[in-house]
Model confidence (mean pLDDT): 82 of 100. Transfer RNA from Bacteroidales bacterium UBA2800, 73 nucleotides, folded computationally. Rfam family: tRNA. It was read from a public genome assembly.
RNA sequence: GGGGUAUUAGCUCAUCUGGUAGAGCGUAACGUUCGCAAUGUUAAGGUAGGGGGUUCGAGUCCCCCAUGCUCCA
Numbered sequence: 001g002g003g004g005u006a007u008u009a010g011c012u013c014a015u016c017u018g019g020u021a022g023a024g025c026g027u028a029a030c031g032u033u034c035g036c037a038a039u040g041u042u043a044a045g046g047u048a049g050g051g052g053g054u055u056c057g058a059g060u061c062c063c064c065c066a067u068g069c070u071c072c073a
Stems, first nucleotide, its partner, number of pairs: 001072007010025004019056001027043006049065005
């Protein structure tokens, strides 16, 4: 220098034919317990790495940039 791949909640990851984003763990409240643990219910938590484009509509398609991993030189 060139190619591939990944970037979504605090962490690990889903979301596949474009249609108003979820799970597990964790966190908080409440119930059960004398209390803890455990368990159940509920809740909070995300401009989907940044910018632009296409579209009625983009996490999803296209382009550029950033970062990590990887292959080639």